[in-house]
RNA sequence: GCGCCUCUAGCUCAAUGGCAGAGCAAUGGACUCUUAAUCCACAGGUUGGGGGUUCGAAUCCCCCGGGGCGCACCA
Numbered sequence: 001g002c003g004c005c006u007c008u009a010g011c012u013c014a015a016u017g018g019c020a021g022a023g024c025a026a027u028g029g030a031c032u033c034u035u036a037a038u039c040c041a042c043a044g045g046u047u048g049g050g051g052g053u054u055c056g057a058a059u060c061c062c063c064c065g066g067g068g069c070g071c072a073c074c075a
Stems, first nucleotide, its partner, number of pairs: 001071007010024004018055001027041004048064005
């Protein structure tokens, strides 16, 4: 340099172009001598950034950026 994959909540991951969710973690509470465990509740998102297509985009297209893999080049 070229190609492919990937980026969504604090972490790990879902979501057929049609209401953005789960588990864990965090927070508050119950329980407990205390902690852990368990149970209940609550909160948490510019879906990497920008633009486009569409009635409607996490999803399709273009540009840019981060990460990974392969190939090529140089030495």

The RNA shown here (transfer RNA) has 75 nucleotides and comes from Aquihabitans sp.
Rfam family: tRNA.
Its mean pLDDT, the model's own confidence on a scale to 100, is 82.
The sequence was found in a public genome assembly.